[in-house]
SAM riboswitch aptamer (S box leader) from Shouchella lehensis G1, 106 nucleotides, folded computationally. Its mean pLDDT, the model's own confidence on a scale to 100, is 81. Rfam family: SAM riboswitch aptamer (S box leader). From the family's description: The SAM riboswitch is found upstream of a number of genes which code for proteins involved in methionine or cysteine biosynthesis in Gram-positive bacteria. The organism belongs to Shouchella oshimensis, within Bacteria.

RNA sequence: AUCUUAUCGAGAGUGGUGGAGGGAACUGACCCGACGAAGCCCGGCAACCAACCUUGUGUGAGGUUAAGGUGCUACAUUCAGCAGACUUUGUUCUGGGAGAUAAGUG
Numbered sequence: 001a002u003c004u005u006a007u008c009g010a011g012a013g014u015g016g017u018g019g020a021g022g023g024a025a026c027u028g029a030c031c032c033g034a035c036g037a038a039g040c041c042c043g044g045c046a047a048c049c050a051a052c053c054u055u056g057u058g059u060g061a062g063g064u065u066a067a068g069g070u071g072c073u074a075c076a077u078u079c080a081g082c083a084g085a086c087u088u089u090g091u092u093c094u095g096g097g098a099g100a101u102a103a104g105u106g
Base pairs, nucleotide, nucleotide: 003104004103005102006101007100008099013042015041016040017039021032022031023030026081027080028079029078043073044072045071048069049068050065051064052063053062054061055060077098082095083094084093085092086090
């Protein structure tokens, strides 16, 4: 890097280090940042993989735990971009695209 499936409005720091960028890319917008960005360490959150319990059926549903493998830890995946809906024409809604993460696959 391919494809499949599931999820993406919840949650998590007054820490150390670092020293100017950051919110995936492009366009437009809106933001965060010397009252300290990214990265790294520590802490934490969560429960996809895992173990166990209950239920009982087409292999599901509900729950508990949190050693380990990942992940995450401003803002809805920060918002829009493409297509559509309307008693609301908008901080609306639905779907798609793109992306992220996990588990599998090649």